[in-house]
Context: one part of a larger RNA
């Protein structure tokens, strides 16, 4: 990991619903009894419960009653009017004072309450053959080393004491086997082994090792102390029960069609992954509404403006007020390039300013339109309470997040098709079925690829298109304006560019040109600055500004504006999906064609619903028919039990194989083969009633 086969809303009582039936102002028995061979049987049993009456706390009253001084008024209940008649009463119209009990069903409380799953918790028992630690009694430590008291001998000493040589053999002494341990590092790591081997280490007369009885036990015992043993099990053993413990959590939870079809939201919740109550779905009944355009009427304070208020802010006037200087302490008083309330006058801001103030939206009328069941009230079932992105107006954050909140709307969630190369939430479009029919949307048409190498008229030259900013450029195309030009502009070539003067100052030196002054002046001129730049230590010396020729038709400049440049460095492999594209297969306008979806169309066919006809079936005609959680509704199969056709050794069941059947499913036939002994239409009941999942279970490959 396949296969089989088991596997999961049951049962009893109660509740308050719908359907069906029985009886009905009544409905019904329970336990027990009797009958019967027996039964889910039949009789009997009227206790009892619900209902026919409310009303108050009760007593009590009673179609009333309670409140209360009340006959008011309230609150809760009730069982109509009308017309005839004196009156019972009648006619007429409208309502309704209907229950009970059984079945069936879908939900709900109580019970293990759909199934599987804890870690724990209590009781009562089993254990110290492992392992701790004690008690009793036994064993067991090859071998070598040191060489403690003590005592001898000799020295020594008044005597000691001490000295040396010996003998002794002490010890939680050394070295090291057996024994025991368990510090290093290799190998084992689905091992040879649920802890072990290999090479090495420590301890080896000692708080030593060990045999063999025995002692202590789970809210405990042991512990040379580690949460460390306490039988591979220990922050509380194990084994039987309480018990199916509890699980607001996680897994699963089996057939098929048809209709409808949610929510991720408010309130409260020791509440935030849970409930409960509304919102939203569905189904039964019932009523006859609702929705939206457009008129009208309305409420309001948002965009925006604004500054009359609350504040925030800029200049400048002016000016109480304080500050500093003068004034002899003090004080009048002078003054001031110091700060300044108020005021004015200029120019501003503001989710928690407003003298103003939209547009949307909302809310109301009743003739009008369009849609048409989309609306609402009671009742039964629910499910939802983790939303997501995308426009837009905010708010948090950094006007940051595929970030977070909420509000309008839109898809996804529950939604397939076709476009975006691929894509939950983007574009277009909502898939009943069947078709080798058509037309169309988004979206494209040169090839991969259906459909234009389409037309017209610019644009781009950057492969811009096919990623980007501030910023920066005689790129390019298109208007718009200025200046200058045949009295000759622009550029470019000949030529001049000068004189008072080396302007004054300064300065070592300043001569157009380090600096500094300046009514930068005057002459000669066709023009030439007390000079625009390079040069010199200063001078020289190129050069420009200005002007004359030559040339001969435009030049320059500023500003908008389309499209391109640069500005641009990343990690698999180049920013169109590729291929490739330059008068386009890029961009802009605008034109005509065609492709292009499950859209519409057009041919069948099917269901649900309305509506008309009909006693009904059923028939026309129109609309529908994605779709999860979930509501509703019709069916298939399985077993067995009552009835009961039929059927089988001339071959049941099962099993294999098949091209039938049923609009279509769950299904159901017929036929062959196996197979070998029971099978079963129909029409009811009744469930151990349908498996692909649960780290399911058992078995099997």
């Nucleotide at each position: 990991u396949c296969c089989g086969g088991c596997g999961a809303g049951u049962u009893g009582c109660g509740u308050a619903g719908a359907c069906u039936g029985g009886c009905a102002a009544g409905g019904u028995u329970a336990a027990g009894g009797a009958u019967u061979a027996g039964a889910g049987a039949u009789c009997u049993g009227g206790a009892g419960c619900c209902g026919a009456a409310g009303a108050g706390a009760a007593a009590u009253c009673a179609a009333g009653u309670c409140u209360u001084a009340a006959u008011a008024g309230g609150g809760c209940a009730a069982a109509g009017c009308c017309a005839a008649g004196c009156a019972a009463u009648u006619g007429g119209c409208a309502a309704g004072a209907a229950g009970u009990c059984a079945g069936u069903u879908a939900a709900c409380g109580c019970a293990g309450a759909c199934c599987c799953g804890a870690a724990a918790c209590c009781g009562g028992g089993u254990g110290a053959u492992c392992u701790a630690u004690c008690c009793a009694u036994g064993u067991c430590c090859a071998g070598g080393a040191u060489g403690a008291a003590g005592u001898u001998g000799c020295c020594g000493u008044a005597a000691a004491a001490g000295g040396c040589a010996g003998u002794g053999g002490a010890g939680g002494u050394c070295c090291g086997a057996a024994c025991g341990c368990a510090c290093a590092u290799c190998c084992g790591u689905u091992g040879a082994a649920a802890a072990g081997g290999g090479u090495g280490g420590c301890g080896a007369u000692g708080a030593g090792g060990u045999g063999u009885g025995g002692a202590u036990a789970g809210g405990g015992g042991a512990g040379a102390a580690a949460u460390u043993c306490c039988a591979a099990u220990c922050g509380a053993a194990c084994c039987c029960g309480g018990a199916g413990a509890u699980a607001g959590c996680u897994g699963g939870u089996u057939c098929u069609c048809c209709u409808c079809g949610a929510a991720a939201c408010a309130g409260c919740u020791u509440u935030a992954g849970g409930g409960c109550u509304g919102g939203c779905c569905u189904c039964a009944u019932a009523a006859g509404a609702g929705u939206c355009a457009a008129a009208u009427g309305g409420a309001g304070g948002u965009a925006g403006a604004g500054c009359a208020c609350u504040g925030a802010a800029u200049a400048c006037c002016c000016a109480a007020g304080g500050g500093g200087g003068c004034g002899u302490c003090a004080a009048a008083g002078c003054u001031u390039a110091c700060c300044a309330a108020a005021g004015g006058u200029u120019a501003u801001c503001a989710a928690a300013c407003u003298c103003c103030g939209a547009a949307u939206g909302c809310c109301a009328u009743g003739a009008u339109g369009a849609u048409g069941a989309u609306u609402u009230a009671u009742g039964g079932g629910a499910g939802u309470c983790a939303g997501a992105c995308u426009g837009c107006a905010c708010g948090a954050g950094a006007u940051a997040a595929g970030u977070u909140g909420g509000g309008c709307a839109g898809u996804c969630a529950a939604a397939a098709g076709g476009g975006a190369a691929a894509g939950a939430g983007c574009c277009c479009a909502g898939a009943c079925c069947u078709a080798c029919a058509g037309c169309u949307a988004a979206g494209g048409u040169c090839c991969c690829a259906a459909a234009g190498u389409g037309u017209g008229u610019g644009u781009u030259a950057a492969g811009u298109g096919g990623a980007a900013a501030a910023g920066g450029a005689u790129g390019u195309g298109g208007g718009a304006u200025c200046u200058c030009a045949a009295a000759g502009a622009c550029a470019g070539c000949u030529a001049g560019g000068a004189u008072g003067u080396u302007g004054g100052c300064u300065u070592g030196g300043a001569a157009g040109c380090a600096g500094c002054c300046a009514u930068u002046c005057a002459u000669u001129u066709a023009a030439a600055g007390a000079g625009u730049g390079c040069g010199u230590a200063a001078c020289a010396g190129c050069u420009c500004a200005c002007u004359a020729g030559u040339c001969g038709a435009g030049a320059g400049g500023u500003g908008c504006u389309g499209c391109g440049c640069c500005g641009a460095a990343a990690a698999u492999g180049u920013c169109c999906g590729g291929g490739g594209c330059u008068a386009a297969a890029a961009c802009a306008c605008a034109c005509c064609a065609c492709c292009g979806a499950a859209g519409c169309u057009u041919a069948g066919g099917a269901a649900u619903c309305a509506u008309a006809u009909g006693a009904a079936a059923a028939u026309a005609u129109g609309a529908u028919u994605g779709g999860u959680a979930g509501a509703g509704g019709a069916g298939c199969a399985u077993u067995g039990u009552u009835a009961g056709a039929c059927u089988g050794u001339a071959g049941a069941a099962g099993c294999u194989g098949u091209a039938c059947c049923g609009a279509a499913a769950a299904g159901g036939a017929g036929c062959a083969g196996u197979g070998g002994a029971g099978g079963g239409a129909u029409a009811a009941c009744a469930a151990g009633a349908g498996a692909g999942a649960a780290u399911g279970c058992c078995g099997g490959a």

The part of an RNA shown here (large-subunit ribosomal RNA, domain II) has 701 nucleotides and comes from a Lachnospiraceae bacterium. The full RNA is in RNAcentral, with records from ENA. The source organism's lineage runs through Bacteria, Bacillati, Bacillota, Lachnospirales and Lachnospiraceae. Its Rfam family is "Bacterial large subunit ribosomal RNA".